This is a predicted structure of a 129-nucleotide RNA (SAM riboswitch aptamer (S box leader)) from a Dehalococcoidia bacterium. The sequence was found by an Rfam model in a public genome assembly. Its Rfam family is "SAM riboswitch aptamer (S box leader)". Rfam links the family to the GO term regulation of gene expression. Rfam's curators write: The SAM riboswitch is found upstream of a number of genes which code for proteins involved in methionine or cysteine biosynthesis in Gram-positive bacteria. The prediction has a mean pLDDT of 80.

């Protein structure tokens, strides 16, 4: 850096040093000297994973003991990780509704808008290159 997959409406400091930016990009919206990135301590617990009870298989001579599972449920914080706002909206397709031009009307079509699925993109794990 590249692929595979999983998951993103859950949580989490009234500290300390620092000092002005920050919310991946872009376009809004925000956050910020009532103190931005960063760093440290503190915190959550999603992934891995340890540990307990329960189940589920299996073995053993029975109570019952090992073993062992992509189940269930609680406890931990070992590696990530994360600790403002759904991934902070949004942007492509797709459907459903609404307004607006325009037309005698319909239908269709040209602008906006909203609600729902869905995609790309992106973060973060796990596994592989």
């Nucleotide at each position: 850096c590249c692929c595979u997959u999983a998951u993103c409406c859950a949580g989490a400091u009234c500290g300390g040093c620092a000092g002005a930016g920050g919310g991946a990009a872009c376009g809004g919206c925000c956050c910020g000297a009532c103190g931005a990135a960063g760093c440290c301590a503190g915190g959550c617990a999603a992934c891995c994973u340890g540990c307990u009870c329960c189940g589920g298989c299996g073995a053993c001579u029975u109570a019952g003991u090992c073993g062992u599972c992509a189940g269930g449920a609680g406890c931990g914080a070992g590696g990530u990780g994360c600790u403002a706002a759904a991934u902070c909206c949004g942007g492509c397709c797709u459907c459903u509704c609404c307004c607006c031009g325009g037309u005698u009307u319909u239908a269709g079509u040209g602008g906006g808008g909203a609600g729902a699925g869905g995609a790309a993109a992106g973060a973060u794990g796990a596994g592989g290159g």